[in-house]
Context: one part of a larger RNA
RNA sequence: GGCGUAAAGGGCACGUAGGCGGUGGAUCGGGUUGAAAGUGAAAGUCGCCAAGAACUGGCAGGAUGCUUCUAAAACCAAUUCACUUGAGUGAGAUAGGGGAGAGUGGAAUUUCGUGUGUGGGGGUAAAAUCUGGAGAUAGACGAAGGAACGCAAAGAGCGAAGGUAGCUCUCUAUGUCUCUAUCGACGUUGGGGUGCGAAAGCAUAGGGAGCAAACAGGAUCAGAUACCCUUGUAGUCCAUGCCGUGAACGAUGAGUGUUCGUCCCUGGUCUAAAAUCAGGGGCCCAACUAGCACGUUAAACACUCACUUUGGGAGUACAGUCAUAAGGCCCGAAACUC
Numbered sequence: 001g002g003c004g005u006a007a008a009g010g011g012c013a014c015g016u017a018g019g020c021g022g023u024g025g026a027u028c029g030g031g032u033u034g035a036a037a038g039u040g041a042a043a044g045u046c047g048c049c050a051a052g053a054a055c056u057g058g059c060a061g062g063a064u065g066c067u068u069c070u071a072a073a074a075c076c077a078a079u080u081c082a083c084u085u086g087a088g089u090g091a092g093a094u095a096g097g098g099g100a101g102a103g104u105g106g107a108a109u110u111u112c113g114u115g116u117g118u119g120g121g122g123g124u125a126a127a128a129u130c131u132g133g134a135g136a137u138a139g140a141c142g143a144a145g146g147a148a149c150g151c152a153a154a155g156a157g158c159g160a161a162g163g164u165a166g167c168u169c170u171c172u173a174u175g176u177c178u179c180u181a182u183c184g185a186c187g188u189u190g191g192g193g194u195g196c197g198a199a200a201g202c203a204u205a206g207g208g209a210g211c212a213a214a215c216a217g218g219a220u221c222a223g224a225u226a227c228c229c230u231u232g233u234a235g236u237c238c239a240u241g242c243c244g245u246g247a248a249c250g251a252u253g254a255g256u257g258u259u260c261g262u263c264c265c266u267g268g269u270c271u272a273a274a275a276u277c278a279g280g281g282g283c284c285c286a287a288c289u290a291g292c293a294c295g296u297u298a299a300a301c302a303c304u305c306a307c308u309u310u311g312g313g314a315g316u317a318c319a320g321u322c323a324u325a326a327g328g329c330c331c332g333a334a335a336c337u338c
Stems, first nucleotide, its partner, number of pairs: 001309001004292002011196004018189003022083006030076002032072003036068004047059004086186001088182002091178005098172007105149001110144005116138001120131002157164002201242004206237001210236002216230003253305006261283009311337002320330001322328001
C1' cells in the first nucleotide's frame, strides 16, 4: 500500500498476556502544555567584518537535548464517588432437521423357505462375460438382515463453523420478542494456549442389505492399465480411540456506530390491518470499485483488533514439532532462472 475475482482473511469458536474502550463529579499532578533559570567546551556549521586565491583572525547567531523551579488541569494515566444507554442476570411468551441417549415404524433392495409356472433372464448404441431344466426370470405368501428415511419440502428453519430431516420419549444447549425488575462498564479483539472440526484414512471389537476404490473378466479402441457391462474385497454402518485436512467458499475475519428506497419470505409483540423488532432473500440511489460488481446482511463512511502478502523454483529441500502410520500435518529456505 493492500487482502470478493490480480499475491493476500487463520476451517470455526473459547480465552490468557497485550492493545483499544460508555456518561458525570471530586482528588492528584506521573504523562502533557506554557514561563523562567542553568547547562549545552573549543573546533566545525550559518551570517557579517578585516584581509583575501585559500588557510587564518574578530563579532554575532543557532543548538532538536538534559536538569532545576514555577504555573495550568482540557486530554491520557492513577485514586475515589456516583450514573444507565453497552454487557450480564431475572420474569412472561415463543421458534427451530441445534446436540446426546434410548425405543419404535412403513416403503424398497437383497437373501432364504413354500407353492404356481416354463424357457429363457440380465445387460447394451450393439454385444459378450454372467445367470438358468440341479427349474431361473415373473407373480403370490412367509421369514431374516442391514442401511437410508419418499411425500410434506420451500431462494424456508437451526447451529460458531464442520453440519443438521421417518416417528416417540428422556436429558441438554441456544436464539428472538415484550415488559420492566436487578446489577453497574463487568465491554471488544485476542500473539501463544485450549476445544470443536466433512470426506477419506489408521487401530481394536462387532456388523455387512445395497453401493463400491482395488482386483478379475467381457466389450470398445491403433492401444484402453479408462469411459460402458458382469462380478467383487476393503470401505461405507456401530462402539471406543486417533488423524486434523478440504474450492473447510460468501474465494468477503470479528465487534460497534452512521447512512436513499422498494418488493418477498421466516419468527415474535400486537392481532383487524398497519407499524415495529430479530433473521433469510431479490432489485436499486448515493458512495465505492481497474472493471465485473457491491450497495443497511457493504466491497459505503468511521473506530478498535488479529493475520497475511510482493514472479517461477516451492508449499519443494533441510532441520524441528505433532502423529501408530500416511506421497500425513504444522513450520519453511536456497542455488538457478525470467
Small-subunit ribosomal RNA, central domain from Cycas panzhihuaensis, 338 nucleotides, folded computationally. The RNAcentral record of the full RNA draws on SILVA. NCBI's taxonomy places the organism under Eukaryota, Viridiplantae, Embryophyta, Acrogymnospermae, Cycas. The coordinates come from a structure-prediction model, not an experiment, and the mean pLDDT is 83.